[in-house]
Molecule: Glycine riboswitch aptamer
Organism: soil metagenome
């Protein structure tokens, strides 16, 4: 440094419409979230210049997500290489 396991761990409408319907489910509309992922940028490096390289928990929301739950970045412990 990487991986496995265990523990901790968020955010944002269970809004409206119609159908079906015990419930679940999917469709349309608007509103929202950022801590899976993805993309963008600074200082700095190089250069005559341009270009290029270049981080994020920042920014954008493409995907994803918005009852709960699962899971998530991140933190701790253990083991392995």
């Nucleotide at each position: 440094c990487a991986g496995c396991g265990c523990g901790g761990g968020a955010g944002a409408g269970c809004c409206c419409c119609a159908g079906a319907c015990c419930a679940c489910c999917g469709g349309g509309g608007c509103g929202c979230c950022g801590a899976c992922g993805g993309a963008g940028c600074a200082a700095g490096u190089c250069u005559c210049c341009c270009c290029a390289c270049c981080a994020a928990a920042c920014u954008c929301u493409c995907a994803g997500g918005c009852c709960c739950a699962c899971g998530u970045a991140c933190c701790g412990c253990c083991c392995u290489g």